Notes: This is a predicted structure of an 83-nucleotide RNA (c-di-GMP-I riboswitch aptamer) from a Bacteroidales bacterium. It was read from a public genome assembly, where an Rfam model found it.

């Protein structure tokens, strides 16, 4: 340095909800809150799942160039140091 994840330590993020924007919807911002995360920092790069404006096929239905990183996996980066 690496892999790796106890222990203490700086400290970090925020899940449901709740109020207000935004969006066609998934969703996402913004402020409370604290389920929890050793990357729950970043990136949509593969996969999976979500909606479907719109476009298609007919009246069920399909479809992503739209989302989701706190779904799984990869890439960049990072704080600490025992087996």
């Nucleotide at each position: 340095g690496a892999a790796c994840g106890a222990a203490a330590g700086u400290g970090g993020c925020a899940a449901c909800c709740c109020a207000g924007c935004u969006g066609a919807a998934a969703g996402g911002c913004u402020g409370g809150c604290a389920c929890g995360c050793a990357a729950a920092g970043u990136u949509a790069u593969g996969g999976g799942u979500c909606u479907a404006a719109g476009g298609u096929a007919u009246u069920u239905g399909c479809u992503a160039a739209g989302a989701u990183c706190g779904c799984c996996a990869g890439g960049c980066u990072g704080c600490c140091g025992a087996a």